RNA sequence: GGGGCUAUGGCGCAGUUGGUAGCGCGUUUGUAUGGCAUACAAAAGGUCGCGAGUUCGAAUCUCGCUAGCUCCACCA
Numbered sequence: 001g002g003g004g005c006u007a008u009g010g011c012g013c014a015g016u017u018g019g020u021a022g023c024g025c026g027u028u029u030g031u032a033u034g035g036c037a038u039a040c041a042a043a044a045g046g047u048c049g050c051g052a053g054u055u056c057g058a059a060u061c062u063c064g065c066u067a068g069c070u071c072c073a074c075c076a
């Protein structure tokens, strides 16, 4: 320098053909128990890596950039 993959709540991940973002764990609160653990119920938490474009509408399509992993090439 070139190719491929990845980037989504605190953590691990899903999200089909573009239709307005969810699951598990965790956190907080409530109930049950004398208390913890545990069980059940509820809640909070995301401008989907960044910037632009296409579109009525983008996590999803296009372009550029950043970071990580990986393969190849180059120099010594």
Stems, first nucleotide, its partner, number of pairs: 001072007010025004019056001027043006049065005

Record summary
A computed fold for a 76-nucleotide RNA from Saccharimonadales bacterium (SeqCode), annotated as transfer RNA. Its mean pLDDT, the model's own confidence on a scale to 100, is 80. Its Rfam family is "tRNA". It is annotated as a transfer RNA. From the family's description: Transfer RNA (tRNA) molecules are approximately 80 nucleotides in length.